[in-house]
């Protein structure tokens, strides 16, 4: 150096719980640990979630109005779903 995750210090903290903040999706503080060698950034690409949603369809009621779905597109969530970049602690055995 390269590849890889043994040891040791130290990191981070999923489910749930409590506050708060948002229409949500979730965020962010406390507890708390199922995992993490990038579970450090970063939302560029996919994907999945959430909210508005035109024209126009379906469709339930009702008789002329309203309920629900699909919806081009809009505008956000997730970096612990996978990826592109960018950084990065320790060093056995090879």
């Nucleotide at each position: 150096u390269c590849a890889c995750g043994a040891a040791a210090g130290g990191g981070c903290a999923a489910a749930c719980c409590c506050g708060c903040u948002g229409u949500g999706a979730a965020g962010c503080g406390g507890g708390g640990a199922c995992g993490c060698a990038a579970a450090g950034c970063c939302a560029g690409g996919g994907g999945u979630c959430u909210u508005c949603g035109a024209a126009g369809c379906c469709u339930g009621a009702u008789u002329u109005u309203u309920g629900g779905g699909c919806g081009a597109g809009g505008a956000g969530a997730c970096g612990g779903c996978c990826u592109a970049g960018c950084u990065g602690c320790c060093g056995a055995a090879g």

Background
This is a predicted structure of a 94-nucleotide RNA (c-di-GMP-I-GGC riboswitch aptamer) from an Actinomycetota bacterium. Its mean pLDDT, the model's own confidence on a scale to 100, is 82. The source organism's lineage runs through Bacteria, Bacillati and Actinomycetota.